[in-house]
RNA sequence: AAAACCCUUCGGGGUGAGGUGAAAUUCCUCGAUCGGUGGUAUAGCCCACGAUCCAUAUGGACGAACUGGUGAGAUUCCAGUGCCGACGGUUCACCCCCGUCUUUGGCGGGAGUUAAAGUCCGGAUGGAAGAAGGGAAGA
Numbered sequence: 001a002a003a004a005c006c007c008u009u010c011g012g013g014g015u016g017a018g019g020u021g022a023a024a025u026u027c028c029u030c031g032a033u034c035g036g037u038g039g040u041a042u043a044g045c046c047c048a049c050g051a052u053c054c055a056u057a058u059g060g061a062c063g064a065a066c067u068g069g070u071g072a073g074a075u076u077c078c079a080g081u082g083c084c085g086a087c088g089g090u091u092c093a094c095c096c097c098c099g100u101c102u103u104u105g106g107c108g109g110g111a112g113u114u115a116a117a118g119u120c121c122g123g124a125u126g127g128a129a130g131a132a133g134g135g136a137a138g139a
Stems, first nucleotide, its partner, number of pairs: 005135006015031005032119002034085002036049004044083002052061003065081005087122003096110006
């Protein structure tokens, strides 16, 4: 001096309009927009990890890209055309029953049923792959 070690902080983003309908940021039409961590020629779609779910807790499950160009090297850059996105939740209608009133309707209560999400809500002011900075002792 370095490694292991300790501490602190940081560590996920994104929807408009129209249509149908009782009800839709979830369906249909036309658009928009987002992309954790490490590796590698700069990556949502290559490899691995994290997250999520299951478990026998060593593990398993887990989405998506091709072509051309440049170059020593790129499924990462440029051009073109595409693709993907976990889990849970998500109507005050109608109808039925009861009560009540100013009764062919209104109001209140109860049960059941019908609308599907990367962007709404939630687990999550969480956790984590990791990143940055700092540090003492000993040899």